[in-house]
A computed fold for a 71-nucleotide RNA from a Patescibacteria group bacterium, annotated as transfer RNA. It matches the Rfam family "tRNA". Rfam classes the family as a transfer RNA. From the family's description: Transfer RNA (tRNA) molecules are approximately 80 nucleotides in length. The prediction has a mean pLDDT of 83.
C1' cells in the first nucleotide's frame, strides 16, 4: 500500500431509526465501637467531520486511532 473487523461512563459491555442501559468501580446517607460487606441515592458516556431524515449511538460518505489477514 490493498482489504476486513471495531471505537459507548474511569474499566468491562449491551443497545439493528424514536428517554442511552447494566455491572464493577467512584462520591454522599444509613448501618457498625472502628474497618469491611450490605443497603439508598447521587455524578460520569455515543472517536471527529459531513450526508440522508421530521428524527441517527444506529444507515451512508471521509478522516483519525486500534486489531487482523494479504501483499
Nucleotide at each position: 500500500g490493498c482489504a476486513g473487523u471495531c471505537g459507548u461512563a474511569g474499566u468491562a459491555u449491551a443497545g439493528u431509526g424514536g428517554c442511552a442501559g447494566u455491572a464493577c468501580g467512584c462520591g454522599a446517607c444509613a448501618u457498625u465501637g472502628c474497618c469491611a460487606a450490605u443497603g439508598u441515592c447521587g455524578g460520569a458516556g455515543c472517536u471527529a467531520g459531513g450526508g440522508u431524515u421530521c428524527g441517527a449511538u444506529u444507515c451512508c460518505c471521509u478522516g483519525c486511532g486500534a486489531c487482523u489477514g494479504c501483499a